Predicted 3D model of RNase P RNA and transfer RNA as a complex of 460 nucleotides. Rfam match: Bacterial RNase P class A. Rfam classes the family as a ribozyme.

[in-house]
């Protein structure tokens, strides 16, 4: 340092919240409601973003095909199913464990390549070679993509031969492409051979193969009460009310439909389920076998406080501790001596940083919380522990 | 659960890659005026919400993520 796997606070008390269960009290239109006690269960690797793909349930068409439009986009597997997941191929980066890769087609077509540049897909500005003319160093004409300048890109790169100069024009050795031969291989593709040298852009239209009907639990089925309003039918009355009278408009009660709005119940918790465990696969994954049952709010429950404890950060005290610096211009001891002083010397003592243990103190323990389920993806995320190279 | 959007201080063009970073009102500084205010001329301000990615180039293309709106 790389890659993979795990966990992501524990233990007890108290006081609280959803949910189901069992008992007792009370009410009861006998369907149930309310109060007490007890007994079980209660988030997560991302529950999250809603980027993908399914399950389910409504509309729509009901085989099938085509236009449009969206998505994918090496090859071969898995899988309900996919833009994901193995493994396998090319590229690409790391010194290497390993990483990344919208990775199908520019020799079907159209579009675009700004600025510079002659020229951006067809081209001659300088230069070079040659030919002609004449005022003899200049014009013109052909031929050149080997240099020079421009740009992000200028017709494959290098090097020999060739030629008036040049040129894949020829040869070597590298690169690139091919509806091209042979082998290897299920295939991408990879080896040797032939043939070619074509600018880039497909996350610009497009082309080629492959998929997709649509909307979403606010899907949807049930039930119920009120009040308001619609539609229709019948009933009473010949009535009220807009000052009176004609006219015209509203106004009543009672059945019945169907729609909406509030409420409840359902959908909704046994499901591509977990957990061990054997087989068969290199692996994703798939098949047996035991065994378990595991949240369902609806203003939205899983908290809150204390005590030990565990992590992990600061400071602070201590150590028969590790190392380092100073001490050392060498302390005590010791020996020599002309008594001025000279040798030898123990990685001394002690001092101070860095780590490590032990203990005290503060103050900290992340990222986020289910809403109809599942498979994935991405993007948050203190902090520890294993395993492999 | 589905949808729309983010550019100057504010309200919005630009969305078809290249000198395309604009306008309007605001702000500044000049003119005019007695003086203010309109009118005139003239400037300053922008990492195009963030970060990667395809291109020779990205405000535009495309991936992620942030915020905000609306059903």
């Nucleotide at each position: 340092g790389u890659g993979g796997g795990c966990c992501g606070g524990g233990u007890g008390g108290c006081c609280g919240c959803u949910c189901u269960u069992u008992c007792c009290c009370g009410a009861u239109u006998c369907g149930u409601c309310g109060g007490g006690a007890g007994g079980g269960a209660g988030a997560g690797g991302a529950a999250a973003g809603u980027c993908c793909g399914a399950g389910c349930u409504c509309c729509a068409a009901c085989c099938g095909g085509g236009c449009a439009g969206g998505g994918u986009g090496c090859u071969g597997g898995a899988u309900a199913a996919c833009g994901u997941c193995c493994a396998g191929g090319c590229g690409g980066g790391g010194u290497g464990a390993c990483c990344c890769g919208a990775c199908g087609g520019a020799a079907a077509g159209c579009g675009c390549c700004a600025c510079a540049g002659a020229a951006a897909c067809a081209a001659a500005c300088c230069g070079c070679u040659u030919c002609g003319g004449c005022u003899u160093g200049c014009c013109g004409g052909a031929g050149u993509a080997a240099g020079g300048g421009u740009g992000a890109a200028a017709u494959c790169g290098g090097g020999a031969g060739g030629u008036a100069a040049g040129a894949g024009c020829u040869c070597c050795c590298g690169g690139c492409c091919g509806u091209u031969u042979g082998c290897a291989g299920u295939g991408a593709u990879g080896c040797a051979g032939c043939g070619g040298c074509g600018g880039g852009u497909a996350a610009g239209c497009c082309c080629c193969a492959c998929c997709c009907g649509g909307a979403g639990c606010a899907a949807g089925g049930c039930c119920a009460a009120a009040u308001a309003g619609g539609g229709g039918g019948g009933c009473u009355a010949u009535g009220a009310g807009u000052g009176c009278u004609c006219g015209a408009c509203u106004c009543g009660u009672c059945c019945c439909c169907g729609g909406g709005u509030u409420g409840g119940c359902u959908g909704c918790a046994c499901g591509a389920g977990g957990c061990u465990u054997c087989c068969a696969g290199u692996a994703a994954u798939g098949g047996g076998a035991g065994u378990c049952c595991c949240a369902g709010a609806g203003g939205g429950a899983u908290g809150g406080c204390c005590a030990c404890c565990g992590c992990g950060u600061g400071u602070c005290c201590g150590c028969u501790c590790a190392c380092u610096a100073g001490g050392a211009u060498g302390a005590a001891g010791c020996c020599c001596u002309u008594a001025g002083g000279g040798g030898c010397g123990u990685a001394a003592a002690c001092u101070g940083a860095u780590g490590g243990c032990u203990g005290g103190c503060a103050g900290g323990u992340a990222c986020a919380a289910a809403a109809c389920u599942c498979g994935g993806c991405u993007u948050a995320u203190a902090g520890g522990c294993c395993c492999a190279c | 659960g589905c949808g729309a959007g983010a550019u100057a201080g504010c309200u919005c063009a630009g969305g078809c890659g290249g000198u395309c970073a604009g306008a309007g009102c605001g702000u500044c500084g000049g003119a005019u005026u007695c003086a203010u205010a309109a009118c005139c001329c003239g400037g300053a301000g922008g990492u195009c919400g963030a970060g990667a990615g395809u291109u020779c180039g990205a405000g535009u293309c495309u991936c992620u993520c942030u915020c905000u709106c609306g059903c």